The prediction has a mean pLDDT of 88. This is a predicted structure of a 90-nucleotide RNA (c-di-GMP-I riboswitch aptamer) from Anaerolinea sp.
RNA sequence: ACUCGAUAAAGGCAAACCCGGUAAAAACCGGGGACGCAAAGCCAUGGAUCUACAGCCGGUUCAACCGGCCAGGAUAGCCAGGUUACCGAA
Numbered sequence: 001a002c003u004c005g006a007u008a009a010a011g012g013c014a015a016a017c018c019c020g021g022u023a024a025a026a027a028c029c030g031g032g033g034a035c036g037c038a039a040a041g042c043c044a045u046g047g048a049u050c051u052a053c054a055g056c057c058g059g060u061u062c063a064a065c066c067g068g069c070c071a072g073g074a075u076a077g078c079c080a081g082g083u084u085a086c087c088g089a090a
Stems, first nucleotide, its partner, number of pairs: 004088002012037002017032006035077001041083003045080003048075003053072001055069005
């Protein structure tokens, strides 16, 4: 230095749920709370999944409304990949 990850030390993050806020929604942010996590730090590049405001198509001539399709949205705590990093037993 690389691989690796201990019933080690020092620390870190925070699922569900509750409260408040943002958003069309998925979801996210703040506070509380801990199921878990050795990258559960960061990046949507590939796959996967979630949502469907706008848009397009149809039901109607139009509008409203309804149905269908679709990421420019979301998940890094779904997987792969990229990138950075604390500690040091075997």